[in-house]
Context: one part of a larger RNA
Molecule: small-subunit ribosomal RNA, 5' domain
Organism: metagenome
RNA sequence: GAACGAACGCUGGCGGCAGGCCUAACACAUGCAAGUCGAGCGCCCAGCAAUGGGAGCGGCGCACGGGUGAGUAACACGUGGGAACGUGCCCUUUGGUUCGGAAUAACUCAGGGAAACUUGAGCUAAUACCGGAUAAGCCCUACGGGGGAAAGAUUUAUCGCCAUUGGAGCGGCCCGCGUUGGAUUAGCUAGUUGGUGGGGUAAAAGCCUACCAAGGCAACGAUCCAUAGCUGGUUUGAGAGAACGACCAGCCACACUGGGACUGAGACACGGCCCAGACUCCUACGGGAGGCAGCAGUGGGGAAUCUUGGACAAUGGGGGAAACCCUGAUCCAGCCAUGCCGCGUGAGUGAUGAAGGCCCUAGGGUUGUAAAACUCUUUCGCGCACGACGAUAAUGACGGUAGUGCGAGAAGAAGCUCCGGCUAACUUCGUGCCAGCAGCCGCGGUAAUACGAAGGGGGCUAGCGUUGUUC
Numbered sequence: 001g002a003a004c005g006a007a008c009g010c011u012g013g014c015g016g017c018a019g020g021c022c023u024a025a026c027a028c029a030u031g032c033a034a035g036u037c038g039a040g041c042g043c044c045c046a047g048c049a050a051u052g053g054g055a056g057c058g059g060c061g062c063a064c065g066g067g068u069g070a071g072u073a074a075c076a077c078g079u080g081g082g083a084a085c086g087u088g089c090c091c092u093u094u095g096g097u098u099c100g101g102a103a104u105a106a107c108u109c110a111g112g113g114a115a116a117c118u119u120g121a122g123c124u125a126a127u128a129c130c131g132g133a134u135a136a137g138c139c140c141u142a143c144g145g146g147g148g149a150a151a152g153a154u155u156u157a158u159c160g161c162c163a164u165u166g167g168a169g170c171g172g173c174c175c176g177c178g179u180u181g182g183a184u185u186a187g188c189u190a191g192u193u194g195g196u197g198g199g200g201u202a203a204a205a206g207c208c209u210a211c212c213a214a215g216g217c218a219a220c221g222a223u224c225c226a227u228a229g230c231u232g233g234u235u236u237g238a239g240a241g242a243a244c245g246a247c248c249a250g251c252c253a254c255a256c257u258g259g260g261a262c263u264g265a266g267a268c269a270c271g272g273c274c275c276a277g278a279c280u281c282c283u284a285c286g287g288g289a290g291g292c293a294g295c296a297g298u299g300g301g302g303a304a305u306c307u308u309g310g311a312c313a314a315u316g317g318g319g320g321a322a323a324c325c326c327u328g329a330u331c332c333a334g335c336c337a338u339g340c341c342g343c344g345u346g347a348g349u350g351a352u353g354a355a356g357g358c359c360c361u362a363g364g365g366u367u368g369u370a371a372a373a374c375u376c377u378u379u380c381g382c383g384c385a386c387g388a389c390g391a392u393a394a395u396g397a398c399g400g401u402a403g404u405g406c407g408a409g410a411a412g413a414a415g416c417u418c419c420g421g422c423u424a425a426c427u428u429c430g431u432g433c434c435a436g437c438a439g440c441c442g443c444g445g446u447a448a449u450a451c452g453a454a455g456g457g458g459g460c461u462a463g464c465g466u467u468g469u470u471c
Base pairs, nucleotide, nucleotide: 001471002470003469004468006467007466008465009464010463013343014342015341016340017339018338019336020335021301026299027298028297030296031295032294035060036059037058040057041056043054044053045052046051067254068253069252077178078177079176080175081174082173085171086170087169090167091166094163095162096161097160098132099131100130101129107122108121109120110119111118112117138147139146140145152159153158154157180226181225182224187217188216189215192214193213194212195211196210197209198208199207229251230250231249232248233244234243235242236241256277257276258275259274260273279290280289281288282287307333309332310331311330315329316327317326318325319324346376347375348374349373356367357366358365359364380412382407383406384405385404386403390398415460416459417458418457419456420441421440422439426455427454428453429452430451436443437442
């Protein structure tokens, strides 16, 4: 000098854009953040009906989006390759959509419980479940053969369902190279390294298991310890480099702590389930409920970081044939000079150089064209009126916002820091090694340009200075 997710002190007019718990991955009151489909199904309630409402079975979604950085030194990430894989919805190819069956929730009845909830009996439907048939193509095969499917709905035009081909996008797996410090960590390793048989997975593989062999890694740093999410990038620097990884974007990991599987195309699943633990809450003491590292918000910690706001209008997502519903994603608004950028706080004229202040050799000098005064302007702000784009036909939270026109009036709008040298800017008074200053050198013990105040001056300016950190 530059930079900052900054903080602190003094000060503070407006706008645009951005940013805003870096600390306790500490604990959380309250509300909201994932539903939707009656064009899959049978019921219940209200109603004369039309219609409206309700839970349940069933389908799709809830594996996305959103948060955080604890863990992780690792194929986690980056980059470049690879072969033994999967894939709901979407596009595409070909073929099919036949005949039956048994249940069950809702509901009714009878119970248990303080509650959460739950038991028994009876009835019923389906795009829920099961069996038979068929099999071009599909799967297995010892090539003889064997196996396996479907679901219907309505407004009659479609939407679906099953099998199958290829694709797109997405995902799983493997490998080369790169990726912090410590040797005051030198040896580490028994599923360990390899093989065979078996198992297992969507898939290669000690992934698992039995047997066999005795290997594998390491001074080119294994193992251990410490630290850390990684990257695109950011800051600085002429560069080389150094430091960092907030916001935005990609990947990873996590969801009170630890473990586990279920469902499913996909999870070992933030707002699902089970077990254990700590903590909190309810209880009739028998037993139950919970998980903000979602958006707001509270306590706590801290130098320090915001509203318990509006809307689905746009973009995007889920469901639906659609109308539409849901969406704290998102779009907006609120708070904060936290930052960057822009604008304003007036302009011209104005000397007897007014008054006042300060200094003085008492002549004067300086503040200073500065003020007053006269003339003018009206950005921003204020008042009134009109009033968008964003929305292709409809639909606007923002918002009576941005903007436009008119009006009044210099009117409502300047501070902070420094002035010994480095370093730009000097005098007087007070103080008297005191009080104090200080980044370094150093000032202060009676004439202090260095302390405190005043006048004057320098610098920056809605900021200025200090502290901290990086280059």